This is a predicted structure of a 74-nucleotide RNA (transfer RNA) from a Bacteroidota bacterium.

[in-house]
């Protein structure tokens, strides 16, 4: 330098052949239980869906550029 893939909550990841509300597990916080802790149960908070632009009535989803990461080729 070239090719392919990935980027969604603190972490690991779902979700999309565009449609009205963005989710799970773990972690965190609060409560219940307990003499107490752990475990268990219940509830709560946490996201500009990497950035910018485009297409569209409407974008996490489609397109482009850029940024970061992984693998391969040279």
């Nucleotide at each position: 330098g070239g090719a392919u893939c990935c980027u969604u909550a603190g972490c690991u990841c779902a979700g999309u052949u565009g449609g009205u509300u963005a989710g799970a597990g773990c972690a965190g916080c609060a409560g219940a239980c307990u003499c107490a802790u752990a475990a268990u149960c219940u509830g709560c908070g946490g996201g500009u869906c990497g950035u910018u632009g485009g297409u569209u009535c409407g974008a996490u989803c489609c397109c482009a550029a850029c940024a970061g990461g992984a693998u391969c080729c040279a």
The source organism's lineage runs through Bacteria, Pseudomonadati and Bacteroidota. Rfam family: tRNA. The family's RNA type in Rfam is transfer RNA. The RNAcentral record of the sequence draws on ENA. The same sequence occurs in records of 2 taxa.